[in-house]
RNA sequence: CGCGGAGUAGAGCAGGGGUAGCUCGUUGGGCUCAUAAUCCAAAGGUCGUGUGUUCGAAUCACACCUCCGCAA
Numbered sequence: 001c002g003c004g005g006a007g008u009a010g011a012g013c014a015g016g017g018g019u020a021g022c023u024c025g026u027u028g029g030g031c032u033c034a035u036a037a038u039c040c041a042a043a044g045g046u047c048g049u050g051u052g053u054u055c056g057a058a059u060c061a062c063a064c065c066u067c068c069g070c071a072a
Base pairs, nucleotide, nucleotide: 002070003069004068005067006066007065010024011023012022013021018055026042027041028040029039030038048064049063050062051061052060
């Protein structure tokens, strides 16, 4: 240099054109003499960057960045 995969909340991951979600964690509250466990609620996202396609893009196209792998 060539080929493939991944990048989405603090962590791990879904979502593959039509309002961005799950589990854990965090915060507040309930329960308890208290703590754990458990229950309820909330906060937290420029969906890696840019350009394009589209009425509409996390999703499709192209380029680039980072990480992982294959081959040499």